[in-house]
Context: one part of a larger RNA
Molecule: small-subunit ribosomal RNA, central domain
Organism: Acacia crassicarpa
RNA sequence: UUGGGCAUAAAGCAUUUGUAGGUGGCUUUUUAAGUUCACUGUCAAAUCCUAGGGCUUAAUCCUAGAUAGGCGGUAGAAACUACCAAGCUGGAGUAUGGUAGGGGCAGAGGGAAUUUCAUGUGGAGCGGUGAAAUGCGUAGAGAUAGGAAAGAACACCAACGGAAAAAGCACUCUACUAGGCCGAUAUUGAUGCUGAGAGACGAAAGCUAAAGGAGCGAAUGGGAUUAGAUAUCUUAGUAGUGCAGUCGUAAACAAAGGAUACUAGGCAAUGUGUGUAUCGACCCGUGCACUGCUAUAGCUAACGCAUUAAGUAUCCUGCCUAGGGAGUACGUUUCCAAGAAUGAAACUC
Repeated sequence: UUGGGCAUAAAGCAUUUGUAGGUGGCUUUUUAAGUUCACUGUCAAAUCCUAGGGCUUAAUCCUAGAUAGGCGGUAGAAACUACCAAGCUGGAGUAUGGUAGGGGCAGAGGGAAUUUCAUGUGGAGCGGUGAAAUGCGUAGAGAUAGGAAAGAACACCAACGGAAAAAGCACUCUACUAGGCCGAUAUUGAUGCUGAGAGACGAAAGCUAAAGGAGCGAAUGGGAUUAGAUAUCUUAGUAGUGCAGUCGUAAACAAAGGAUACUAGGCAAUGUGUGUAUCGACCCGUGCACUGCUAUAGCUAACGCAUUAAGUAUCCUGCCUAGGGAGUACGUUUCCAAGAAUGAAACUC
């Protein structure tokens, strides 16, 4: 609850596709449901209100009147919404020529590094720290040389950069595949926007059975530090991290829902057109798209936001209503489990 809000105070679903619903561009026609105008029926009386009157006054009582509104009826109006019919091209698509990109998925290949293994050389330390010690090493370590194997990650380029719905995406090549942007025409002719429920995707950690396991590394053992040290530091090291499923949550954040239109500038980056110029490329201008910085009006409690709005408006949707109790209990749905989703109250201040 005809009200106020949601960047930071309570409050935008993690993201997206889309059903119902809501809402929706321009022109002409029809109808008259909404809308509007006139007349009319009805909404008992009492009560309330207004104007009179009567009990000495008041309360009380009597008489007359009345607005607004509700539900109907009849006859009109046709701007707006809706309906009917016909059209339009600016919104939205499709076709077409280009184009940038770590967009996705699958396969193949690569080098550096690390560790391990075997071998050669060599012969006493190595490693680690604030300092040490545990640890490794004469059963030959560390160092060095060439060789073999394994797994994971891809230095430089790299950016204030790029593409993607978000999560997230970076060695190289290839196949398949999605979306964007720019240009010029053609074409469909409102096909749009949002979106309850529903579907899909969704970091890390966790879970499942099998394979995998180099490095790192919760837990854990040892050594230090310390009054103590369940930490920090160090030496080892299991789960995990990789693969296939599952889970469905994060400060899933720009703490900013989506769409459309409008509202000063200035400086840049990226993509793509174009003018001038030139042998050509730059330079100097300019259009569209996107990404940043700065700043006026306006907004804001302030911080700040400011054509990528938190400004001015419209449409749709989600959510909030003092703090705790509590994202708990109970119930239900879901899950292998862990949990997740939905979600109170008593009591208390």